[in-house]
Context: one part of a larger RNA
Molecule: small-subunit ribosomal RNA, 5' domain
Organism: uncultured Fimbriimonas sp.
RNA sequence: GGACGAACGCUGGCGGCGUGCCUAAAACAUGCAAGUCGAACGACCCUUCGGGGUAGUGGCGAACGGCGUAGUAAUACAUGAGAAACGUGCCCUUAAGUCUGGGAUAUACCGAGGAAACCCGGAGCAAUACCAGAUGUGACGGAGAGGUGGCAUCACCUUUCCAUUAAACGGUUUUUCGCUUAAGGAGCGUCUCAUGGCCUAUCAGGUAGUUGGUGAGGUAAUGGCUCACCAAGCCGACGACGGGUAGCGGGUCUGAGAGGAUGAUCCGCACGAGUGGGACUGGGACACGGCCCACACACCUACGGGUGGCAGCAGUUGGGAAUCUUGCACAAUGGGGGAAACCCUGAUGCAGCGACGCCGCGUGGACGAUGAAGGCCUUAGGGUUGUAAAGUCCUUUUUUCAGGAAAGACUUAGGACGGUACCUGAAGAAUAAGCACCGGCUAACUACGUGCCAGCAGCCGCGGUAAGACGUAGGGAGCAAGCGUUGUCC
Numbered sequence: 001g002g003a004c005g006a007a008c009g010c011u012g013g014c015g016g017c018g019u020g021c022c023u024a025a026a027a028c029a030u031g032c033a034a035g036u037c038g039a040a041c042g043a044c045c046c047u048u049c050g051g052g053g054u055a056g057u058g059g060c061g062a063a064c065g066g067c068g069u070a071g072u073a074a075u076a077c078a079u080g081a082g083a084a085a086c087g088u089g090c091c092c093u094u095a096a097g098u099c100u101g102g103g104a105u106a107u108a109c110c111g112a113g114g115a116a117a118c119c120c121g122g123a124g125c126a127a128u129a130c131c132a133g134a135u136g137u138g139a140c141g142g143a144g145a146g147g148u149g150g151c152a153u154c155a156c157c158u159u160u161c162c163a164u165u166a167a168a169c170g171g172u173u174u175u176u177c178g179c180u181u182a183a184g185g186a187g188c189g190u191c192u193c194a195u196g197g198c199c200u201a202u203c204a205g206g207u208a209g210u211u212g213g214u215g216a217g218g219u220a221a222u223g224g225c226u227c228a229c230c231a232a233g234c235c236g237a238c239g240a241c242g243g244g245u246a247g248c249g250g251g252u253c254u255g256a257g258a259g260g261a262u263g264a265u266c267c268g269c270a271c272g273a274g275u276g277g278g279a280c281u282g283g284g285a286c287a288c289g290g291c292c293c294a295c296a297c298a299c300c301u302a303c304g305g306g307u308g309g310c311a312g313c314a315g316u317u318g319g320g321a322a323u324c325u326u327g328c329a330c331a332a333u334g335g336g337g338g339a340a341a342c343c344c345u346g347a348u349g350c351a352g353c354g355a356c357g358c359c360g361c362g363u364g365g366a367c368g369a370u371g372a373a374g375g376c377c378u379u380a381g382g383g384u385u386g387u388a389a390a391g392u393c394c395u396u397u398u399u400u401c402a403g404g405a406a407a408g409a410c411u412u413a414g415g416a417c418g419g420u421a422c423c424u425g426a427a428g429a430a431u432a433a434g435c436a437c438c439g440g441c442u443a444a445c446u447a448c449g450u451g452c453c454a455g456c457a458g459c460c461g462c463g464g465u466a467a468g469a470c471g472u473a474g475g476g477a478g479c480a481a482g483c484g485u486u487g488u489c490c
Stems, first nucleotide, its partner, number of pairs: 001490004006486005013361006019354002021319001026317003030314003035060003040057002043054004067272003077196007086189003091185008099133004109122003113118001138165002141162009170177002198244003205235003210232008247269004251262004274295005297308004325351001327350003333347001334345004364394004374385004399427006408417001434479002437476002439460003445474005455462002
């Protein structure tokens, strides 16, 4: 000098765009943040007889989006390869099919228990819920024959036989939406390898599922992933193992660069959801607003027992030098459901607060000398503040008031923002300047007060009676809605 998610002191007019718990991954009152489908299904209620509503069964979604960075030094990340070792709901393409039956059950009803949360029994009803059978274009498994290719295990194609394996006579009622099997695609995911990026040797040896093999189990799949047996390996001064610290990258700051530092906001990936563990459902989770167990904490209780998880958006308490509104809207963009109308969406779009940052604008312009008064200095003549003020003539960016008024919305009704931006008119210089500095470094000097006191100070150093260094005043120089100080990095 530059930079900042900054803070503090003094000061503060406006707008645009950004940005705002860096500390306690501390605890949380309250509201909202994930629903939707009646064109899958029965029941009940209301009805203007058109229809509507409620809980439940069922489907899809809730694994996305949003938040945080605790853990993690490699099961992560980045870059580059590989899977002859893999999965895939919704979407697209292609081929084929959608046959015959059955038994239950929730809500509601009746009865019982409980303070509540809730729960038990009975009879009975439905489905695109569940189950059985048929068929087999196909698929999968086994056996045989032929062919092609490769990268070792092998992969692919044609064909014959055997066994196994589907579905919702669904919905709507004129249009299609669905269901099943198989193949391919897209997108997404899973796994393997190489290379790279912190400190510490006052950590030198570490390791028994450890390293490899055979066989088995398990998985979508490879693999000590797990198990039985066998062998004794494997890693390490090119730093194993241990300890400390830390999410990683694109980037950001600085620098001529090399490099150094950093990882807020935005984007990609990973990980976490009070702490620890576990599985269920599902195409996908070992699941923030799902389940189970344990623990800690908190709440309700009729003491028998229950309930909860803001590192979602607001907000509260606490901690701290320090960080915002318990706002509006689904109008746009996007997401979920639905045939659609539409519903939901604290994602998002906006508004509010904060000079927290960057950028822009303003606080007036021209003329005006008796160089007024006042202040300060003085060699007492004067000098300076200073065209500065007053005064005259203008202007209206801003401000206030009044009128008009959008684009953003498509294909048409529909705009939270918003009566906002913007436009027009009126009034009136009106509503708007501070902060730190002036010994040298470093641009800018005198007077008074003080008297090694009070104080200043980034370094050198000032102050003990004429202090350009302390305090005040006048003047000056510097930046300016900011200016200084502190902290951190280069």